[in-house]
GlmS glucosamine-6-phosphate activated ribozyme aptamer, 158 nucleotides, folded computationally.
RNA sequence: GUUCCGACAGAAGCGCCAGCGCCUGCCUGCGGGCAGGACGACGAGGAGGAGAGAGUAUCGAAGAUUCGGCGGGUGCUCUCCCGUACCGCCUCCGGGUGCGUCAGGCAGUUGACAAAUAUGCGGGCGACCGCAAAACAAAGAGGCUGCCGCCGGAGAAG
Numbered sequence: 001g002u003u004c005c006g007a008c009a010g011a012a013g014c015g016c017c018a019g020c021g022c023c024u025g026c027c028u029g030c031g032g033g034c035a036g037g038a039c040g041a042c043g044a045g046g047a048g049g050a051g052a053g054a055g056u057a058u059c060g061a062a063g064a065u066u067c068g069g070c071g072g073g074u075g076c077u078c079u080c081c082c083g084u085a086c087c088g089c090c091u092c093c094g095g096g097u098g099c100g101u102c103a104g105g106c107a108g109u110u111g112a113c114a115a116a117u118a119u120g121c122g123g124g125c126g127a128c129c130g131c132a133a134a135a136c137a138a139a140g141a142g143g144c145u146g147c148c149g150c151c152g153g154a155g156a157a158g
Stems, first nucleotide, its partner, number of pairs: 014071004019067001022037006042060003048081006082100005090155006104148007119132005
């Protein structure tokens, strides 16, 4: 220095790199070949617990390979458990439906907030990489208003 095994830590729009393309060097019969290297998604948002399933798992920014692919995943569907809202005072129990701790549906209204790119500085022969300060989103969540939202039983108080 390299390889293998093990352990630990870290990451979830996250990790990885066998293809194409790109950079450097060498070789070349000028078609290309070999070796090494770089790139390969910019943030916002997203989790009750367990199990299973399918497969392009939300939003915008940018305009580049952000191509192509592998693995995973907080999204989706189903089952069970837990919790919660809904029975015109309240509590509890059983069932039903919706939802997930700011815990129902519909409509209207409101709705803050980003990083990359670019710029500057620095590093590298180069492809490229790191850092700095500034600007600019959308969705969802959330706020407000209106309307709508079970069945049965027990109990306390009056």
Of the family's consensus pairs, 85% are formed in the model. Its Rfam family is "glmS glucosamine-6-phosphate activated ribozyme aptamer". It is annotated as a riboswitch. Its family is annotated with regulation of gene expression and catalytic activity in the Gene Ontology. Its mean pLDDT, the model's own confidence on a scale to 100, is 80. It was read from a public genome assembly, where an Rfam model found it.